[in-house]
């Protein structure tokens, strides 16, 4: 340098849940927990999911706002999956 992850060691991360704080929401951060990862490291470049505050459509109404119905990501998931970049231990 590629390639593999049976055994093994050092260590790493930390699901669901709980409290606390952020946020319209998805969610996210700390604490606590450990379901499970060999990239569960870090990237939204491609798909997918997940919200919809705020747009635009509807539809009602004497108007306005509200709140309804439909849509959209510019918003969230890298612990969906495929690409990109980095990397620890072993083993041939």
């Nucleotide at each position: 340098a590629g390639c593999a992850g049976a055994a093994a060691a050092a260590g790493g991360c930390a699901a669901a849940c709980u409290u606390g704080c952020u946020g319209a929401a998805a969610a996210g951060c700390a604490a606590g927990g450990a379901c499970g990862c060999a990239a569960a490291g870090c990237u939204u470049c491609a798909g997918g999911u997940c919200u919809a505050a705020g747009g635009c459509a509807g539809g009602g109404a004497a108007u306005u706002u509200a709140g309804c119905u439909g849509u959209c990501a510019u918003g969230a998931c890298g612990g969906c999956u495929g690409g990109g970049c980095u990397g620890c231990c072993u083993g041939g």
A computed fold for a 92-nucleotide RNA from a Bacillota bacterium, annotated as c-di-GMP-I riboswitch aptamer. Model confidence (mean pLDDT): 84 of 100. Of the family's consensus pairs, 95% are formed in the model.